[in-house]
RNA sequence: GCUGGAGUGGUGGAAUUGGUAUACACGCACGACUCAAAAUCGUGUGCCUUCGGGCUUGCGGGUUCAAGUCCCGCCUCCAGCA
Numbered sequence: 001g002c003u004g005g006a007g008u009g010g011u012g013g014a015a016u017u018g019g020u021a022u023a024c025a026c027g028c029a030c031g032a033c034u035c036a037a038a039a040u041c042g043u044g045u046g047c048c049u050u051c052g053g054g055c056u057u058g059c060g061g062g063u064u065c066a067a068g069u070c071c072c073g074c075c076u077c078c079a080g081c082a
Base pairs, nucleotide, nucleotide: 001081002080003079004078005077006076007075010026011025012024019065027045028044029043030042031041032040046055047054048053058074059073060072061071062070
């Protein structure tokens, strides 16, 4: 240099054909249980907020009524080829 794959909350990881972004698990917070803790169980948990709402899928554009998903450029990582 060329080809292919990947990038989503604090972490892992879903989202099938473009149609509620963050299911599920871990972690964390609070509570229950306990003398106390562990384990277990319950509730909550993306970010900002003037609490009305706004923003968010590596970055920047495009197509579309609608984009994590399709198209273009770039960045990073992995694999292969030269």